[in-house]
RNA sequence: CGUGCUCACACGGGGUGCCUUCGGGCUGAGAGGCGCAUGCCGACCCGUCGAACCUGAUCCGGCUCAUACCGGCGGAGGGAUGCGGGCGUCGGCGGGU
Numbered sequence: 001c002g003u004g005c006u007c008a009c010a011c012g013g014g015g016u017g018c019c020u021u022c023g024g025g026c027u028g029a030g031a032g033g034c035g036c037a038u039g040c041c042g043a044c045c046c047g048u049c050g051a052a053c054c055u056g057a058u059c060c061g062g063c064u065c066a067u068a069c070c071g072g073c074g075g076a077g078g079g080a081u082g083c084g085g086g087c088g089u090c091g092g093c094g095g096g097u
Stems, first nucleotide, its partner, number of pairs: 001091002003088005009082002011047004017026003032041003053078003059072004
């Protein structure tokens, strides 16, 4: 110096659905708060070892009131990173004896 794991910081990426008798209920990490509104704030997830998320897609099959869920499409096409600390392994380079 490289390398494995992990933590912190900064920065960046991203979604916000379904049902309803409008009381509420469901899934999920997340479906938030303030505001008339433009907007502001926040949580959460993810950042190339990338299935966070988007596209195809108003997609196909199963299931459901519907979303969700399961399978397919499919490891298909896209997709947002730097720095430092800690622990550890092995390797490389340099120096000393």
Molecule: TPP riboswitch aptamer (THI element)
Organism: Aurantimonas manganoxydans SI85-9A1